[in-house]
Molecule: transfer RNA
Organism: Psammoneis japonica
RNA sequence: GUCCUUAUGGUCUAGGGGUUAGGACAUCGCCCUUUCACGGCGAGAGAACGGGUUCAAAUCCCGUUAAGGGUA
Numbered sequence: 001g002u003c004c005u006u007a008u009g010g011u012c013u014a015g016g017g018g019u020u021a022g023g024a025c026a027u028c029g030c031c032c033u034u035u036c037a038c039g040g041c042g043a044g045a046g047a048a049c050g051g052g053u054u055c056a057a058a059u060c061c062c063g064u065u066a067a068g069g070g071u072a
Stems, first nucleotide, its partner, number of pairs: 001071007010025004018055001027043005048064005
């Protein structure tokens, strides 16, 4: 240089065009407990960036950025 893959809360991750973007851990609140831990209930917090296609995009396409890999 070129090709491929990936980017979703603080962390890990599901989804592959139409439900309020789901789950686990963590955090916070309440309950439980003499207290802590465990356990139960609840809450807040998320689509890398810019365009395009579409009635509708996390999802499809293009570019950029970042990370990883193949090849010369």